């Protein structure tokens, strides 16, 4: 330096029931109150998931890359580049060394959809931090 390929995982198991339908009685112009059934993977109890580089081995140290926002550049919502923004950790052990190993306790998790989502469903068979290996 060209080229290929690959490169995000996760609700078991339960409760409630906003709402909806059916039956039927009152009642009369749209209600009420009973049974059944449907019904949040999101709400409650409990499971359970952790992308890339650094380093004593890390979802919560650093620092990246996605998702957003604005800027240039471009016919152009596409595409590049750039700025900005971008969640969480304690304590004890042993060791030379570890907020990364061991035990325990705790927290964090983009947007649009939908009965309120880290785990469905979409953007995405996308993209990208990186990582192999070939010449």
């Nucleotide at each position: 330096g060209u080229c290929u390929u690959c490169g995000g995982g996760g609700c078991a198991g339960g409760g409630u029931g906003a709402g909806g339908g059916a039956a039927c009685g009152c009642a009369u112009c749209a209600g009420c109150a009973u049974u059944c059934c449907c019904a949040a993977u999101u709400c409650c109890c409990g499971a359970u998931c952790g992308g890339c580089g650094g380093u004593a081995g890390a979802g919560c140290c650093c620092g990246c890359g996605a998702c957003c926002u604005g800027u240039u550049g471009u016919c152009a919502u596409g595409c590049a580049a750039u700025a900005g923004u971008g969640g969480a950790u304690c304590u004890g052990g042993g060791g030379a060394a570890g907020u990364u190993c061991c035990a325990g306790g705790g927290c964090c998790g983009a947007c649009g959809g939908u009965a309120u989502a880290g785990u469905c469903c979409g953007g995405a068979u996308g993209g990208g931090a990186g990582a192999a290996g070939a010449c």